[in-house]
A computed fold for a 373-nucleotide RNA, annotated as Bacterial RNase P class A. The model forms 94% of the base pairs in the Rfam consensus. It was read from a public genome assembly, where an Rfam model found it.
RNA sequence: AGAGUCGGUCAGACGGUUGCGGACAGAAAUGUCUGAGGAAAGUCCGAGCCCCGCAGGGCAGAAUAGCGGCUAACGGCCGCCGAGGGUGACCUUAGGGAAAGUGCAACAGAGAUAUACCGCCGCAAACGGGCAGAGCUUCGGCUCCGGGCGCGUUUUUGCGCCGCCCGUUUGCGGUAAGGGUGGAAAGGCGAGGUAAGAGCUCACCGGUCUUACGGGAACGUCAAGACCCUGUAAACCCUAUUCGGAGCAACGCUGACUGUAACGGUACACCUGCCCGGUGUGUUACGAAAAGCGGCUUGAGCGGCGGGAGCAAUCCCACGCCCAGAUAGAUAACCGUCCACGACAGAACUCGGCUUAUCGACCGACUCAAAGC
Repeated sequence: AGAGUCGGUCAGACGGUUGCGGACAGAAAUGUCUGAGGAAAGUCCGAGCCCCGCAGGGCAGAAUAGCGGCUAACGGCCGCCGAGGGUGACCUUAGGGAAAGUGCAACAGAGAUAUACCGCCGCAAACGGGCAGAGCUUCGGCUCCGGGCGCGUUUUUGCGCCGCCCGUUUGCGGUAAGGGUGGAAAGGCGAGGUAAGAGCUCACCGGUCUUACGGGAACGUCAAGACCCUGUAAACCCUAUUCGGAGCAACGCUGACUGUAACGGUACACCUGCCCGGUGUGUUACGAAAAGCGGCUUGAGCGGCGGGAGCAAUCCCACGCCCAGAUAGAUAACCGUCCACGACAGAACUCGGCUUAUCGACCGACUCAAAGC
C1' cells in the first nucleotide's frame, strides 16, 4: 500500500438579530436560564402506572421451543453446544416430538409407503424342434448311427402312447438384487444364502436409543448392547412453559349553564277564598363543557473512558449531572464567516428491547494475500 471481518462514535461548526414553549426573579416593564432523536418512526415484544374483571378448576385461543447465564421483565442480550457457509477474521440458524394418530409427496415413473413395466425364478397349459454314443474335417459339413413301450410289417419303415431337453406364447405365483423415473424407491456396501431374491443371516460403515467415560448442562468420545431406520410438524396434531381485558383521549379531583331522579305528617310563596292536586324555595344522588387542575417528567433516571467481580451480557461502589413538558400543540426565521456543502427524519405518560430509514466522516480490534527490510 491492497482486499476484507467485527465493534463503536459523531450527525455541519461558530457568531449575531428578531420571535415562540417552559422554569425562575420582579408590582410591572423586563431580565436570566433552558428547549427533539439515534432512530422521537413502526407500535412488533416486555414492564411501570392506571381502570375494569376475578373463590377455585377446565375448554378454546395466542406466543415460545438446544443448554447455561444476565435482567424488574421479555419472544431481548451474552456465552457455549449442534448444524450450515467462508482460505480466514467471522457470519447464519425458522434447533422439542415423525416410535400417539391423521394427512400430503406436484411432474416424471410400473410403483411414493407399498407398487411388478422390463428383467430374474418356479408351476401349469398350448405349439414347434430335438433325443445314446463316436469318428473325420478345409469348421462349411460328412460318416457310423437314431430315447422307452405297444401294434402292424420279411425288412426299411408307419401309427399311437410315455419320458427328457430346448425355444416361443399365455396364465398363476415368487422376487426390489439389475434397468429406468425421481429430491426421496424399504439405510449403504460386501459375503453367505436361495428356485430367483430379500437385514433372511453375518462382518464393516452411517443413524436413533440405552449403558460407560468426560463436561455444571446442551453435548462429545470411543467401546458394548438393542433397533418399529423415506421425507414433511413454516400440514393438522402431540408435549412442555407462559398468558384475564383495555390503554394517558387511561385514570383521579373540581365543576358553569342547565337537566334527571328520589325524599317530604313539615314551613312559606304562587295557581286559588277553602279542600285535593301541581310548581318553586330545601336535602341527597346522578349526569355534565373541544371547561379547569392533577396525572406530566427525579426516574428499575443519565453519564461513569475512575475502582472492583465476570470470557461477556451485566452487576456493585466512588464521583458528576438534571436533560422539552406543550394541549390545537413552542423548538423557528433572517444575516455573517468557514468547510468535506450537511442524510433519515419532529417529542405528546414513561422506561427496557427489537425492526425499519439514514449524506458522509472518524476511531479501535482482527483476518487474508503479496512485496520489501